Transfer RNA from a Bacilli bacterium, 74 nucleotides, folded computationally. It was read from a public genome assembly. The source organism's lineage runs through Bacteria, Bacillati, Bacillota and Bacilli. Its Rfam family is "tRNA". By type it is a transfer RNA. Rfam describes the family as follows. Transfer RNA (tRNA) molecules are approximately 80 nucleotides in length.
RNA sequence: GGGGUUUUAGCUCAGCUGGUUAGAGCAAUCGGCUCAUAACCGAUAGGUCCUUGGUUCAAACCCAAGAAGCCCCA
Numbered sequence: 001g002g003g004g005u006u007u008u009a010g011c012u013c014a015g016c017u018g019g020u021u022a023g024a025g026c027a028a029u030c031g032g033c034u035c036a037u038a039a040c041c042g043a044u045a046g047g048u049c050c051u052u053g054g055u056u057c058a059a060a061c062c063c064a065a066g067a068a069g070c071c072c073c074a
Base pairs, nucleotide, nucleotide: 001073002072003071004070005069006068007067010026011025012024013023019057028044029043030042031041032040050066051065052064053063054062
């Protein structure tokens, strides 16, 4: 330098052919249970969907440019 791939909650990841509140598990906080802790049960909070721009009535999803990580080639 060229190609591929990934980026969504603190962590690991879903998210269908673009459509009506963006989700799960774990972790956190609060409560229940217990003599107490763990486990278990219930609830709550937590998001600029990597960035910017574009298409569209409507974008996590489509398009363009850029950023970061990983892999391959040179």